[in-house]
């Protein structure tokens, strides 16, 4: 340099054109404990890597751009 893949709450991750953008685990109040931790209940957390297109409508299709991993040379 050419080809592929991936970028989503603090992490890990689910979505494959209309969802209030969902789950785990962490955080943070309560409750359970004589106290921790286990347990239970809640709650905050995501402009969906940027920028442009298409679409009535886009995380999600196009296209560049930028960050990761891979592979030919």
């Nucleotide at each position: 340099g050419g080809c592929c893949c991936c970028g989503u709450c603090g992490u890990c991750u689910a979505g494959c054109g209309g969802c209030u953008a969902g789950g785990a685990c962490a955080u943070c109040a309560g409750a359970u404990u004589c106290u921790c931790a286990u347990u239970c209940u809640g709650a905050a957390g995501a402009u969906c890597a940027c920028c442009g297109g298409u679409u009535c409508a886009a995380a999600u299709c196009c296209g560049g751009u930028c960050g990761g991993g891979g592979u030919c040379a």
This is a predicted structure of a 73-nucleotide RNA (transfer RNA) from a bacterium. Its Rfam family is "tRNA". Rfam classes the family as a transfer RNA. Model confidence (mean pLDDT): 81 of 100.